[in-house]
RNA sequence: GGAGUCGGCCAGACGGUCGCCGCCGCAUCGGCCCUGGUCGGUGCGGGGGAGGAAAGUCCGGGCUCCACAGGGCAGGGUGCCAGGUAACGCCUGGGCGGCGCGAGCCGACGGAAAGUGCAGCAGAGAGCAGACCGCCUACGUCUCCUUCGGGAGGCCGGCAAGGGUGAAAGGGUGCGGUAAGAGCGCACCGCGCGCCUGGUAACAGUGCGUGGCAUGGUAAACCCCACCCGGAGCAAGACCAAAUAGGAACCCUAUGACGUGGCCCGCGUCGGGUUCGGGUAGGUUGCUGGAGGGUCGCGGUGACGCGGCUCCUAGAUGAAUGACUGUCCACGACAGAACCCGGCUUAUCGGCCGACUCCCCCG
Numbered sequence: 001g002g003a004g005u006c007g008g009c010c011a012g013a014c015g016g017u018c019g020c021c022g023c024c025g026c027a028u029c030g031g032c033c034c035u036g037g038u039c040g041g042u043g044c045g046g047g048g049g050a051g052g053a054a055a056g057u058c059c060g061g062g063c064u065c066c067a068c069a070g071g072g073c074a075g076g077g078u079g080c081c082a083g084g085u086a087a088c089g090c091c092u093g094g095g096c097g098g099c100g101c102g103a104g105c106c107g108a109c110g111g112a113a114a115g116u117g118c119a120g121c122a123g124a125g126a127g128c129a130g131a132c133c134g135c136c137u138a139c140g141u142c143u144c145c146u147u148c149g150g151g152a153g154g155c156c157g158g159c160a161a162g163g164g165u166g167a168a169a170g171g172g173u174g175c176g177g178u179a180a181g182a183g184c185g186c187a188c189c190g191c192g193c194g195c196c197u198g199g200u201a202a203c204a205g206u207g208c209g210u211g212g213c214a215u216g217g218u219a220a221a222c223c224c225c226a227c228c229c230g231g232a233g234c235a236a237g238a239c240c241a242a243a244u245a246g247g248a249a250c251c252c253u254a255u256g257a258c259g260u261g262g263c264c265c266g267c268g269u270c271g272g273g274u275u276c277g278g279g280u281a282g283g284u285u286g287c288u289g290g291a292g293g294g295u296c297g298c299g300g301u302g303a304c305g306c307g308g309c310u311c312c313u314a315g316a317u318g319a320a321u322g323a324c325u326g327u328c329c330a331c332g333a334c335a336g337a338a339c340c341c342g343g344c345u346u347a348u349c350g351g352c353c354g355a356c357u358c359c360c361c362c363g
Base pairs, nucleotide, nucleotide: 001359002358003357004356005355006354007353008352009351010350012328013327014326015325016324017323018322020049021048023046024045025044026043027042028041029040030039031038032037033036051334055345056344058343059342060341061340062339063233064232065231066230075229076228077227078226079225080094081093082092083091084090095109096107097106098105099104110224111223115222116221117218118217132163133162134159135158136157140155141154142153143152144151145150171189172188173187174186175185176184190213191211192210193209194208195207196205197204198203237285238284239283240282247276248275249274250273251272252271256270257269258268259267260266292311293310294309295308296307297306298305299304329332
């Protein structure tokens, strides 16, 4: 100098004018309790006002209401190991596999030796596999030739080394062996199982023994195993509370009226008032100080935890954070809170900082 990896940070800057949504202070007016509060209006002043994703609503939790002795079934989810956490499908560290020269990155990564299912094309054969080309003629048998030793060919057969098909063809290399071959035998490598050693574990090993090697793939197919999960959500929920129409109790009308096809009894229905209770409109609350941010110290490889100091940082409910404008530059991306928090994922102009890797050059 070039190429790259990982982590963190910023998200036009500084002003002016006019607005919008909360909060605080002062003044003033009005109501209530009765000389200080409280509620409301007006005016003035001060201060605050979106994000790294506020998004998708995909996970997890807090909070609220309902349900709930305990256990099981169904259903859903998670899935190498250990740890962190309020919890997680998140994070950290480790293992294994894959990619990269490397820094690093990626992985639904339990079980296919319990059962069931599935697999296009090609190919002889694709699941207790198979013989197209090929190799063989030792054994059995037939024909021909013969120099009588044998040779050539066919049938019946043997083989799976080589070729070929395929994503995949039932370990690899070599030697022996054989008619040709083959874990058929042996050596080494690989693999399975048992033990030993190291590790909390996943797992690992120039370890020891054993088995000729038996068991293909697929579980984001059913399934099996282990663990986890009650439901609904701030339009949750709580409080205050009209008008109108229902309800309950009491009182009055009332020795009433109407119905019961005439009458009596009986039964049923009918008006007004007061009080109470539930619900609706409306209002208040929930509502933002919290698993919170910053910094220092300690413990830990780390995620994180503990302690000290310090900071306060939107809270609307037709729902605010905007409009115009001045100067400057690198000319400004994606995007807008709605109960809160931890994550993940997705979108995103440009720039800054730190750690590290590889290549080239110079000293």

Annotation: Predicted 3D model of a 363-nucleotide RNA (Bacterial RNase P class A) from Billgrantia aerodenitrificans. Its Rfam family is "Bacterial RNase P class A". Rfam links the family to the GO terms tRNA processing, dimeric ribonuclease P complex and ribonuclease P activity. It is annotated as a ribozyme. The same sequence occurs in records of 3 taxa. A source record names the gene rnpB. The RNAcentral record of the sequence draws on ENA.